The prediction has a mean pLDDT of 75.
This is a predicted complex of two RNAs, RNase P RNA and transfer RNA, with 480 nucleotides together.

RNA sequence: CGGGAAGAUUAGAUGUCCGCUGUCCCUGAAAAGGGGCAGAGGAAAGUCCGGACACCACAGGGCGGGAUACUUCCUAACGGGAAGCUGCAGCAAUGCAGAGCCAGCUCCACAGAAACAAACCGCCGGGCGCCCUCCUUUUUACGGUGCCGUUGAGAGACCGCAGCGUUUUUCGCGCCCUGGCAAGGGUGAAAUGGUGGUGUAAGAGACCACCGGGGACCUUGGUGACAGGGUCUGCCAGGAAAGCCUUAUCCGGUGCAAUGCCAAAUAGGGAAGCCCAAAGCGCGGCCCGCGCGAAAUGGCUUCCGGGUAGGCAGCUCGAGGCCGUCUGUGAAGGCGGUUCCAGAUGAAUGGACAUCAGGCCUCCGCUUGCGGGGGUCACAGAAUCCGGCUUAUUAUCCUCCCGUGGG
RNA sequence: GCUCAAGUAGCUCAGCAGGUAGAGCACCUCCUUGGUAAGGAGGAGGUCAUCGGUUCGAGUCCGAUCUUGAGCU
Numbered sequence: 001c002g003g004g005a006a007g008a009u010u011a012g013a014u015g016u017c018c019g020c021u022g023u024c025c026c027u028g029a030a031a032a033g034g035g036g037c038a039g040a041g042g043a044a045a046g047u048c049c050g051g052a053c054a055c056c057a058c059a060g061g062g063c064g065g066g067a068u069a070c071u072u073c074c075u076a077a078c079g080g081g082a083a084g085c086u087g088c089a090g091c092a093a094u095g096c097a098g099a100g101c102c103a104g105c106u107c108c109a110c111a112g113a114a115a116c117a118a119a120c121c122g123c124c125g126g127g128c129g130c131c132c133u134c135c136u137u138u139u140u141a142c143g144g145u146g147c148c149g150u151u152g153a154g155a156g157a158c159c160g161c162a163g164c165g166u167u168u169u170u171c172g173c174g175c176c177c178u179g180g181c182a183a184g185g186g187u188g189a190a191a192u193g194g195u196g197g198u199g200u201a202a203g204a205g206a207c208c209a210c211c212g213g214g215g216a217c218c219u220u221g222g223u224g225a226c227a228g229g230g231u232c233u234g235c236c237a238g239g240a241a242a243g244c245c246u247u248a249u250c251c252g253g254u255g256c257a258a259u260g261c262c263a264a265a266u267a268g269g270g271a272a273g274c275c276c277a278a279a280g281c282g283c284g285g286c287c288c289g290c291g292c293g294a295a296a297u298g299g300c301u302u303c304c305g306g307g308u309a310g311g312c313a314g315c316u317c318g319a320g321g322c323c324g325u326c327u328g329u330g331a332a333g334g335c336g337g338u339u340c341c342a343g344a345u346g347a348a349u350g351g352a353c354a355u356c357a358g359g360c361c362u363c364c365g366c367u368u369g370c371g372g373g374g375g376u377c378a379c380a381g382a383a384u385c386c387g388g389c390u391u392a393u394u395a396u397c398c399u400c401c402c403g404u405g406g407g
Numbered sequence: 408g409c410u411c412a413a414g415u416a417g418c419u420c421a422g423c424a425g426g427u428a429g430a431g432c433a434c435c436u437c438c439u440u441g442g443u444a445a446g447g448a449g450g451a452g453g454u455c456a457u458c459g460g461u462u463c464g465a466g467u468c469c470g471a472u473c474u475u476g477a478g479c480u
Stems, first nucleotide, its partner, number of pairs: 001403005007397003012356007020039008041379001045390002048388005053255004065251005070084005085098005099246002104244002106240003120185002122181003125177006134144001152171007159163001193211006212236002214233008259313004269304007280292004320339008358377009408479007417432004426463001434450005456472005
């Protein structure tokens, strides 16, 4: 200098002017005015986990359901974190993953013989067989006939003048014994440890030696996961549990729009008092008339209750922040001191200008790493609170690893 | 603020103990008709919302993200 790994911090500062929210003080009868102080985040986000808090439900236990899963620890709790263990990836710094397929069930497409006890090719054993003749036709092919056959090769023996003769055997081929084998081939993501030997008809952990893995027992170190050593055992038949499931542990439900209090207008509900032959309705449209309305189940007034809008509480002092110190490898915990640090609700926390600091881009000048000019500077935004995780994002610093060059 | 659901062809939807994606309508070509519709035959069209993981293999299982919709004063 280049490429990486892990972690920490930061999220501009100051001033002036104009605003917004909360609170305190002053003036004022009130309305209002003035002043002081405080006023977003590392993620306030996603709402993925865990708690506090509130209400509802609840003898106790089981079934069912959900979540988690190496070990030890931290914590109010956690699926979070710390330190380790094992495996995998990486040259390394380092990162990622983690119970159980020897309880049972299920799945493993295509290909392949077979996806869990399977045999396609193959290897081996036993048995049987292995050959032409005639007819038609000019000939061959095709076709037909005969117990049959649709492919044979070599060697030897016997008989005979002469064979497409008889017989034995070897190799090969076909069929059968749905015989034996699992070494090899090929398929697949995955095929029953590896190498060599013995053995066998051929083979095979069938047996032996070495190597790899597993199991049981003993032992050493460690709190433990686990690691090291020893003895024995041929035990070596896959994968999938982010498939059902098994084992262990934990979990009641809903969420501040929880919950409690105060409480308009209108319309319902209840009580008391007062009112009366009216209103209204029917007799098919109108008037008269008649009937119903009829003592309350109607009307008015007052009061009460529930409860809506609205308001208040919950609401921000808390597993709080900062500093120091002690314990611990660490997460964290103990002790002491100091401090009060947003509470909005059609929802405040903003805007403008100036100076300074830093990063990036660009232009100019030269002394080549300095000076000057210009531009630009993220993600995002509280809503009951807290501990985590995840995601988005600016800048800087420390440590470590690998490579290259120079001294 | 809190709690849920969905995302597959241009549109509406299937697909499920993981095995290589389909239907209807729409589109294109041909047949049929004097011509059109209907009908028949054939065809094209897919980042299975995105990223990562588990697995031999993911639309499906697990996690994170994005978008859309619904419910609770």
Rfam match: Bacterial RNase P class A. Rfam links the family to the GO terms tRNA processing, dimeric ribonuclease P complex and ribonuclease P activity.